Source information: The part of an RNA shown here (small-subunit ribosomal RNA, central domain) has 351 nucleotides and comes from an uncultured prokaryote. The coordinates come from a structure-prediction model, not an experiment, and the mean pLDDT is 85.

Context: one part of a larger RNA
RNA sequence: CUGGGCGUAAAGCGCAUGUAGGCGGUUGUUUAAGUCAGACGUGAAAGCUCCUGGCUCAACUGGGAGAGGUCGUUUGAAACUGAACAACUUGAGGGUAGUAGAGGAGAGUGGAAUUCCCGGUGUAGUGGUGAAAUGCGUAGAUAUCGGGAGGAACACCAGUGGCGAAGGCGGCUCUCUGGGCUAUAACUGACGCUCAGAUGCGAAAGCUAGGGGAGAGAACGGGAUUAGAAACCCCGGUAUUCCUAGCCGUAAACGAUGUCAACUAGGCGUAGGAGGUUAUUGACCCCUUCUGUGCUGCAGCUAACGCGUUAAGUUGACCGCCUGGGGACUACGGCCGCAAGGCUAAAACUC
Numbered sequence: 001c002u003g004g005g006c007g008u009a010a011a012g013c014g015c016a017u018g019u020a021g022g023c024g025g026u027u028g029u030u031u032a033a034g035u036c037a038g039a040c041g042u043g044a045a046a047g048c049u050c051c052u053g054g055c056u057c058a059a060c061u062g063g064g065a066g067a068g069g070u071c072g073u074u075u076g077a078a079a080c081u082g083a084a085c086a087a088c089u090u091g092a093g094g095g096u097a098g099u100a101g102a103g104g105a106g107a108g109u110g111g112a113a114u115u116c117c118c119g120g121u122g123u124a125g126u127g128g129u130g131a132a133a134u135g136c137g138u139a140g141a142u143a144u145c146g147g148g149a150g151g152a153a154c155a156c157c158a159g160u161g162g163c164g165a166a167g168g169c170g171g172c173u174c175u176c177u178g179g180g181c182u183a184u185a186a187c188u189g190a191c192g193c194u195c196a197g198a199u200g201c202g203a204a205a206g207c208u209a210g211g212g213g214a215g216a217g218a219a220c221g222g223g224a225u226u227a228g229a230a231a232c233c234c235c236g237g238u239a240u241u242c243c244u245a246g247c248c249g250u251a252a253a254c255g256a257u258g259u260c261a262a263c264u265a266g267g268c269g270u271a272g273g274a275g276g277u278u279a280u281u282g283a284c285c286c287c288u289u290c291u292g293u294g295c296u297g298c299a300g301c302u303a304a305c306g307c308g309u310u311a312a313g314u315u316g317a318c319c320g321c322c323u324g325g326g327g328a329c330u331a332c333g334g335c336c337g338c339a340a341g342g343c344u345a346a347a348a349c350u351c
Stems, first nucleotide, its partner, number of pairs: 004322003007305002012319001014201004021194003025088007033081002035077007042069001048066007091191001092188002095184005103177007110154001115149007125136002162169002206247006215241002220236004258318006266296011300307002324351003333344004
């Protein structure tokens, strides 16, 4: 290489947009590049296969025939692929009418709670733990009442509920804005799928500059525990956590399951629509259907666990990735970054 694989054994890029490339719906006409067939040419010798001869046999070797090609020229075929033209509506898009939502950005605003400050009441404790101590407190704490300041997060509602490509998104109001779903089927007429490079987004932590700083809290200090305790527990507490602008680009970025499409038993929930049945206008119930999200389960698959119309079943298109463990998410080099570091990625050696 062929072949085999990628939920958990090695293996799906964190997610998307999309260029080249690959692949591509239905019908007709033409063409003849691919494809298929014939003829001719060529495919040196040796070698290979078959027949036959020579060394006593064989190896070896002489003679003859054949095979051997992404080959060339030419003549045809026209199903399939390609190309050109014409058309179609089921894929895709889109108009109209509805509809749900923590989807995103900005601005404003609300209440509870913690902390701090001021004032009142009040007096000796409080706090904390397995038990304590450090700590706070007669300079009046804790408790309680009133007032104020400030920051961060939004109890209940809340739900294997919703939205988003993923990361993620939750008080309320307004402005701007993206996507989805349903019904209809007027409109376009294959405009599609995937995607190496590329580009964008991307939790937390971290970095730069400027703000902010209530609570929590790496580091650090103290008290305990302990043989020790550089930990777990307690008292404090800086960075950080928050905002603005910019970087970083990683996570068990997980469904450990790439995207798209088709096909293949059911049953039970739940969310958003649409239609129907029933009654008397309406609602509930019930039935059908589309989209999402769960449970269970047939066939089938699987090493098993399990998966099972949201497939890990049966297939197709395209991409990514794997090839014994360690060395090694490393070295070197390159690219990126302010740095931290990231991406790409070996070998010796060893089992």